[in-house]
Context: one part of a larger RNA
RNA sequence: CGUAGAAACUUGAGAGGAUGUCUUCUUAGUACGAGAGGACCAGAAGGCGUGAGUCUCUGGUGUACCAGUUGUUCCACCAGGAGCAUCGCUGGGUAGCUACACUCGCUCGGGAUAACCGCUGAAGGCAUAUAAGCGGGAAGCCCACCUCAAGAUUAGGUUUCUUAGGCACCAGAAAGACCAUCUGGUUGAUAGGCUCUAGGUGUAAGCCCCGCAAGGGGUUCAGCCGAGGAGUACUAAUUUGCCAAGUAU
Numbered sequence: 001c002g003u004a005g006a007a008a009c010u011u012g013a014g015a016g017g018a019u020g021u022c023u024u025c026u027u028a029g030u031a032c033g034a035g036a037g038g039a040c041c042a043g044a045a046g047g048c049g050u051g052a053g054u055c056u057c058u059g060g061u062g063u064a065c066c067a068g069u070u071g072u073u074c075c076a077c078c079a080g081g082a083g084c085a086u087c088g089c090u091g092g093g094u095a096g097c098u099a100c101a102c103u104c105g106c107u108c109g110g111g112a113u114a115a116c117c118g119c120u121g122a123a124g125g126c127a128u129a130u131a132a133g134c135g136g137g138a139a140g141c142c143c144a145c146c147u148c149a150a151g152a153u154u155a156g157g158u159u160u161c162u163u164a165g166g167c168a169c170c171a172g173a174a175a176g177a178c179c180a181u182c183u184g185g186u187u188g189a190u191a192g193g194c195u196c197u198a199g200g201u202g203u204a205a206g207c208c209c210c211g212c213a214a215g216g217g218g219u220u221c222a223g224c225c226g227a228g229g230a231g232u233a234c235u236a237a238u239u240u241g242c243c244a245a246g247u248a249u
Base pairs, nucleotide, nucleotide: 001151005161006160007159008158009157010156014148015147016146017145020048021047022046023045024044025043026042032037049106050105051104052103053102054101058099059098060097061096065092066091067090068089069088070085071084072083073082074081075080109143110142111141116136117135118134119133165243166242167241168240169185170184171183172182173181190236191235192234193232194231195230196229197228199225200224201223206219207218208217209216210215
C1' cells in the first nucleotide's frame, strides 16, 4: 500500500517440524535342535538421544537483601555507624533468569507401493504371480501428530456493530533495542507510596543482669529486608485532540 468501514472468531491452498534407538522382563528355556544353543508373534518396563514447555522440587546466579569479619579514614571520644579496599572478604539468599532440575512428546492406526511372496489365469488343452483381473508386503511415500498460514492479488468464510472503531497522550509489564504486543487510564488497583503477608537473614539497637575482662544471658522465632501475594485512591494515569466507509464502473 492492497484486500470496499470495524471488532472478534475461523477455513486451510501451501510451507515447515517431528517421525530415533537400545536394554531388560513375561510368553519360554517353549517352538526348533543330537547337543551346544535358542526364537518369530504378542505384551510390559526402563534407559540413551532429541524436541518443547515450566520453575513446584534439587541446584546455580542473584553488584541498592540479611548477617559475620579484616585493614584504614571519618562521624570529637565510648557505643553505634558510614566511605574505600574485586560486591573488600566470608556465610546464606526472595523475585526473575536458568540446568544439572521437573513435566510432556517422539504413539496407535489407515492408504498406495519397493524388493520380494502369492491367488486365479490364458496366449501355448500342460505349465506359468501377468498378458486381462485380484491380494500380501518396509524405519521409506501420502495421510494421521505439532507449528505457521488468505499478499492463497483466486487477497476466502462466519457472527456482531454502524458515531462503530482506531490512533495520539498518560500510568505501566506477562512485552521489549526502537517499534510492536499486552494491561490500565477515576464508572480506576496501571505504577509508586502505605498496611498486612509469603519468603530471606538469623535474635537488632538501647536498657537490665552475670563476669576483673574477653564475653555470655534476658527483653527477642527479634531487628532489618529488592523485584512475590493481598488490600488501600495517599501520589501519578487531568482535560482533551485527530482519523474514520467512495457511488465511481
Description
This is a predicted structure of a 249-nucleotide part of an RNA (large-subunit ribosomal RNA, domain VI) from Candidatus Gottesmanbacteria bacterium RIFOXYB1_FULL_47_11. The full RNA is in RNAcentral, with records from SILVA. Its mean pLDDT, the model's own confidence on a scale to 100, is 84. Rfam family: Bacterial large subunit ribosomal RNA.